The prediction has a mean pLDDT of 80. Transfer RNA from a Bacilli bacterium, 82 nucleotides, folded computationally. It matches the Rfam family "tRNA". The family's RNA type in Rfam is transfer RNA.
[in-house]
RNA sequence: GCGGCUAUGGCGGAACUGGCAGACGCGCUAGACUUAGGAUCUAGUGGGGCAACCCGUACAGGUUCGAUUCCUGCUAGCCGCA
Numbered sequence: 001g002c003g004g005c006u007a008u009g010g011c012g013g014a015a016c017u018g019g020c021a022g023a024c025g026c027g028c029u030a031g032a033c034u035u036a037g038g039a040u041c042u043a044g045u046g047g048g049g050c051a052a053c054c055c056g057u058a059c060a061g062g063u064u065c066g067a068u069u070c071c072u073g074c075u076a077g078c079c080g081c082a
Stems, first nucleotide, its partner, number of pairs: 001081007010026003019065001027045006046055003059073004
C1' cells in the first nucleotide's frame, strides 16, 4: 500500500427485509426485609431542559417520507496479502 471483519448507555450485548434505538443481563440509585451487612423482593436508571420538547449507534457527509441498517469519505482495533 491492498483486501476482509469490528465500533451501539457505566460494562456485556440485542435490534429481522430500512419503520418506536438501547430488549435482556450486570452494575448503580431509592425503598421493603435485617441489629447491621449480604442474599431476596419492588420501583427507577442514555444526555440536556422546570416543562413542552430537543439531541444521541466511532467521526463527517449523502440517499430516503424514514438509516444502527444502504452509499461515500475518514479514525481506531483485529486478521490476511504484498